Model confidence (mean pLDDT): 82 of 100. Predicted 3D model of a 1457-nucleotide RNA (small-subunit ribosomal RNA) from an uncultured bacterium. It matches the Rfam family "Bacterial small subunit ribosomal RNA". The sequence is in RNAcentral, with records from ENA and SILVA.
[in-house]
RNA sequence: GAUGAACGCUAGCUACAGGCUUAACACAUGCAAGUCGAGGGGCAGCAUUUUAGUUUGCUUGCAAACUAAAGAUGGCGACCGGCGCACGGGUGAGUAACACGUAUCCAACCUGCCGAUAACUCGGGGAUAGCCUUUCGAAAGAAAGAUUAAUAUCCGAUGGUAUAUUUUCUCCGCAUGGUGAGAAUAUUAAAGAAUUUCGGUUAUCGAUGGGGAUGCGUUCCAUUAGUUUGUUGGCGGGGUAACGGCCCACCAAGACCACGAUGGAUAGGGGUUCUGAGAGGAAGGUCCCCCACACUGGUACUGAGACACGGACCAGACUCCUACGGGAGGCAGCAGUGAGGAAUAUUGGUCAAUGGGCUUACGCCUGAACCAGCCAAGUCGCGUGAGGGAAGACUGCCCUAUGGGUUGUAAACCUCUUUUGUCAGGGAGCAAUUGGCGCUACGUGUAGCGUUAUCGAGAGUACCUGAAGAAAAAGCAUCGGCUAACUCCGUGCCAGCAGCUGCGGUAAUACGGAGGAUGCGAGCGUUAUCCGGAUUUAUUGGGUUUAAAGGGUGCGUAGGCGGAAUGCCAAGUCAGCGGUAAAAUCGCGGGGCUCAACCUCGCUCCGCCGUUGAAACUGGCGUUCUUGAGUGGGCGAGAAGUAUGCGGAAUGCGUGGUGUAGCGGUGAAAUGCAUAGAUAUCACGCAGAACUCCGAUUGCGAAGGCAGCAUACCGGCGCCCAACUGACGCUGAAGCACGAAAGCGUGGGUAUCGAACAGGAUUAGAUACCCUGGUAGUCCACGCAGUAAACGAUGAAUACUAGCUGUUCGGGGCAAAUGGGCCUUGAGUGGCACAGCGAAAGCGUUAAGUAUUCCACCUGGGGAGUACGCCGGCAACGGUGAAACUCAAAGGAAUUGACGGGGGCCCGCACAAGCGGAGGAACAUGUGGUUUAAUUCGAUGAUACGCGAGGAACCUUACCCGGGCUCAAACGCAACCGGAAUGUAUCCGAAAGGGUACAGCUCUACGGAGUCUGUUGCGAGGUGCUGCAUGGUUGUCGUCAGCUCGUGCCGUGAGGUGUCGGCUUAAGUGCCAUAACGAGCGCAACCCCUAUCGACAGUUGCUAACGAGUCAAGUCGAGGACUCUGUCGAGACUGCCGGCGCAAGCUGUGAGGAAGGCGGGGAUGACGUCAAAUCAGCACGGCCCUUACGUCCGGGGCGACACACGUGUUACAAUGGCGACUACAGCGGGAAGCCACUUGGCGACAAGGAGCGGAACCCGAAAAGUCGUCUCAGUUCGGAUUGGAGUCUGCAACUCGACUCCAUGAAGCUGGAUUCGCUAGUAAUCGCGCAUCAGCCAUGGCGCGGUGAAUACGUUCCCGGGCCUUGUACACACCGCCCGUCAAGCCAUGGAAGCCGGGGGUGCCUGAAGUGCGUGACCGCAAGGAGCGCCCUAAGGUAAAACCGGUGACUGGGGCU
Repeated sequence: GAUGAACGCUAGCUACAGGCUUAACACAUGCAAGUCGAGGGGCAGCAUUUUAGUUUGCUUGCAAACUAAAGAUGGCGACCGGCGCACGGGUGAGUAACACGUAUCCAACCUGCCGAUAACUCGGGGAUAGCCUUUCGAAAGAAAGAUUAAUAUCCGAUGGUAUAUUUUCUCCGCAUGGUGAGAAUAUUAAAGAAUUUCGGUUAUCGAUGGGGAUGCGUUCCAUUAGUUUGUUGGCGGGGUAACGGCCCACCAAGACCACGAUGGAUAGGGGUUCUGAGAGGAAGGUCCCCCACACUGGUACUGAGACACGGACCAGACUCCUACGGGAGGCAGCAGUGAGGAAUAUUGGUCAAUGGGCUUACGCCUGAACCAGCCAAGUCGCGUGAGGGAAGACUGCCCUAUGGGUUGUAAACCUCUUUUGUCAGGGAGCAAUUGGCGCUACGUGUAGCGUUAUCGAGAGUACCUGAAGAAAAAGCAUCGGCUAACUCCGUGCCAGCAGCUGCGGUAAUACGGAGGAUGCGAGCGUUAUCCGGAUUUAUUGGGUUUAAAGGGUGCGUAGGCGGAAUGCCAAGUCAGCGGUAAAAUCGCGGGGCUCAACCUCGCUCCGCCGUUGAAACUGGCGUUCUUGAGUGGGCGAGAAGUAUGCGGAAUGCGUGGUGUAGCGGUGAAAUGCAUAGAUAUCACGCAGAACUCCGAUUGCGAAGGCAGCAUACCGGCGCCCAACUGACGCUGAAGCACGAAAGCGUGGGUAUCGAACAGGAUUAGAUACCCUGGUAGUCCACGCAGUAAACGAUGAAUACUAGCUGUUCGGGGCAAAUGGGCCUUGAGUGGCACAGCGAAAGCGUUAAGUAUUCCACCUGGGGAGUACGCCGGCAACGGUGAAACUCAAAGGAAUUGACGGGGGCCCGCACAAGCGGAGGAACAUGUGGUUUAAUUCGAUGAUACGCGAGGAACCUUACCCGGGCUCAAACGCAACCGGAAUGUAUCCGAAAGGGUACAGCUCUACGGAGUCUGUUGCGAGGUGCUGCAUGGUUGUCGUCAGCUCGUGCCGUGAGGUGUCGGCUUAAGUGCCAUAACGAGCGCAACCCCUAUCGACAGUUGCUAACGAGUCAAGUCGAGGACUCUGUCGAGACUGCCGGCGCAAGCUGUGAGGAAGGCGGGGAUGACGUCAAAUCAGCACGGCCCUUACGUCCGGGGCGACACACGUGUUACAAUGGCGACUACAGCGGGAAGCCACUUGGCGACAAGGAGCGGAACCCGAAAAGUCGUCUCAGUUCGGAUUGGAGUCUGCAACUCGACUCCAUGAAGCUGGAUUCGCUAGUAAUCGCGCAUCAGCCAUGGCGCGGUGAAUACGUUCCCGGGCCUUGUACACACCGCCCGUCAAGCCAUGGAAGCCGGGGGUGCCUGAAGUGCGUGACCGCAAGGAGCGCCCUAAGGUAAAACCGGUGACUGGGGCU
């Protein structure tokens, strides 16, 4: 895009066209084929007329009614006869066929009615239906007798012609043969009616319609490969309209088939229709042509025509009637019914028109046809209003929400119009005629003209006019992308959506609703089907190295294709002309319905056939040629093949000798062998198999394959010569042959090795890998098998298209005097590479390039190389080779990562070497768990767990219990009330809170205003949820050396290059190299602290010199020298030297220097990863709560305790404890503070009390140190726990603080597996300070200084990381992916004892109706017929077999979850 559609929602109108696709299933009822009286006998019924009778009325011979009679008239049921019924209408079952289409032919044919021409129409006869009488039957119907007519039928006459036979002549054809003219013999016609016409017969021609033959075209299956006996042909007959095995007798053995016979499945064919650029593909409804069929099967009759839809006979199935004896029927005609189905209409009107049948005609019939009805089922057209109208109204919806956007000029409102619909009025065309009458013409029965009468179903419809009135008329689907159109709410992997991709797990543009938008519009969507896109079956127009796809290889049949020159032919080819190509349809140009759809006129049309030409190419025939191919001659290489013989080494075995305890085997072992003497070794012997070195991208072969040496036979190949043949060629479906290994059969052989098997190991197991044995086999002969990753994953042949360089085997030339080379030409076999090709990898004269020819093969993955069938095989198995079902992928090449029990290089307290710890104990602290009213929340491998918390008794506090408040704890604005606000006292209460009493303003222009309390309104509040909506901040990889960009270049692209390589570095640090050149973020440096020096400055610091002074002291004057403090500078850069190196750089017990190769430390954390952490620090979107999930208060809890883990502290002691004595720090802090000093207390501390906002005062004392003592013990170790007494902070130390004193004195004697930190001023050890803070659960955290080690061979291993490279089926990336069994559910399918069904064929039996033939004693004067018989045959029966389908206990595999 399309449809004979269906379904869902919706629906105003016209026109045109359409409407059982399914059950060729069954049918009630009505209708669909009759007509002619001008063919006939007749007269049942109707009407007219006449006659007779009866009755009535009366005008007395008329009228009416009734009855009866008469074919006399109009006409006419039934009957005889003629024509029609073979058309029209329906359906598509069958049919794969001369059925259809197209073309040709019939010299092999027929044709009623119609037209033309010619001739004729004479004389007779006998029947029969009807009617009548009778019989049988329920009916349908049938029978007998009598009688009668014809345009029914028979006989005779005439006969041109026709037919048959014989015969003469002429002409013609593609063959048999035919046309025309003539003669003889035989046979054959006729019908009337009626009143001037229609008929009848014969013959010829035409027209129309049919019959037959042939070429070409016409579905799928080869898992259908052979079929056929009237079969193929001949001769002679029969039959037919006609040819013909159409049928028959005889004779021959043919005929068809790979160019697809036969069989099976499916199917009416065409014009055309849909789609497509076309070529094609799909379809065959309506309309037209042809065919076939008419309940199923068979058969003939009649007829011009049928083997007959509404005829006949027979058989069968079904339905109906029946008196049970017997009968009737055929909607695939129009309506209609049932059934089936997703689904398809009225038991309508009319013959008015068109057409058909009959008829002289009028006319009759016509479910053909024309109309109407139903149905949005299709196409076209029209309408549902138009213009104005902004406060951009209200509602709705959305938002960044004082407001804006959108709905939206939409509405309201104003003005206008009236198609369609409604009402009223008018009102066609379709109608031409036929009939009657008259006239004209001539060819005398036709035509024309005039006039008259008459005919419309549709329909009072189309159309026209008028009236009222915007009045009565819009929906459907979609809105993530493809694909035009976006937001909110609800829901929360639910409900649902879905064409593909996919959406939905609490912010869904994807579900449902809403608002809005988009598309189409009286329709819109969905489903089904077809074509397109799909170059995805490729003729146009594809492929086969790796994506699916080259046969394992050769020979070769058919076939296909084929070298050069020339002549002829004209099959293919091309051109002109002619015929045909029905109409409709399509296309183009016109015309008619108001337009359009629709209708109509004209033109065009592939193709097929014929004819006339052309001759380039293909083809055919002929003659030549040598270059393709082959032959010959001369050389040459080779693991080519077959057979026979020979050889040495090794292995195993046997015999003998020597010899002794092990051997063998493995990662390590064991089984095994061995004191009955092994292994080892020596000698001799036997057996079988394989051939070391040479040996190589070497050679040969068609492939498989071929390797000791020799001989024989034999195949192929290469080079050179150019004598011979003269296209003999290439390919190759079938076919034939060869064909590794394993395997099979028979017979040998068996040394080694060695499936199966046994044992030993390994292992969780080990039906394996390893070991010890070992059968078949491995070997030979003969035969079978016929497959391999049979691979170059690359079919064969020919030609052409830059090169360079190896190597093997030939030929030629040159050079050279002693060479081993150079040039060239062939045939192989390798490497690299240009053009070109390719998706890329790659290929590249040995093509995967450019072309040609032939063969083979492919068409998504799985199912499956499976099943069934067939063929082959002894078997194993091989060849051929599906489908159902299922998935949305499977696959190739390359890229970037990640990963690897891959490789290379390198680094890190990563290992190693060391030191000290943890893990055991007690306690502290955090976590889990448990408990609880609550034990608030968060953090959870590394990267949570002395973490958020740098301070939980109340507060904090978020949790629990209880009591209160609701503008609320706070703030702002506005309004109102009050006169306050506020303070004091007091009551209730646990407090919050509630109540009472008293006191109590300022300014003023006197209106009021200000501060403030209370009330109301608007804004609150939430540590409630979501860190997976977020910002910000942080951890980790990791202070690892990486991560990128611009331009250029390479690649179809992803992407690469740069950033790789070599050296070097702590470093992508640098140097060299380089299709890259540069740059950025990182590294480094710049910054801070520290180590040295200098300059400047000099108090609260310092004190060398001078002076003063003290018990003493930089205490004072003074000084800036020193230390120190502070600021600014210097210094270090591989700068210098030696060695190595191209350089960068490395190195040296080097020099110098305070410091040397980054001097030490800090801050500083690239692109990114972990949906890492945090909504409870803060901020913030969304959701949720609002007399509560907010807020205030009291109390409790966060501090619980069988247990488990992390981090720490203290210890277990002598490198120690205790006591005494004593020297030297640094960082810091201090006012609600640090607190000197004095006094009291054992002490915590208290009472007094100076100084200091601090280089001045205070904290403040450092500790390790030295001396003494203790002497190895649960201790003078260790200090938990507990009792008592206190101190301090604080409103308050019960839950739940710290400290002090006295007393008590637990576990613990160095810690399992495992594990942590640290490389130098480091570890270890010692103390000090600070933050938070009223106090403190601090043993924590952050800092500070004192004392001060050991070790590093080295990079194999563990962990982590970096770079390069490699493999990959991984990419949420190895914590990946993924295989098979088993378990469960579902699905389709194979096998299967059987069971059931179907169509077809065969043999035999029986055999209706019927044609034909024969007979015919019966009938008939006869012609003939009845009857009987024979042949054939439908249906039926029976038998065996084949095929197909269904089902089937059980069973096999497969798919999905």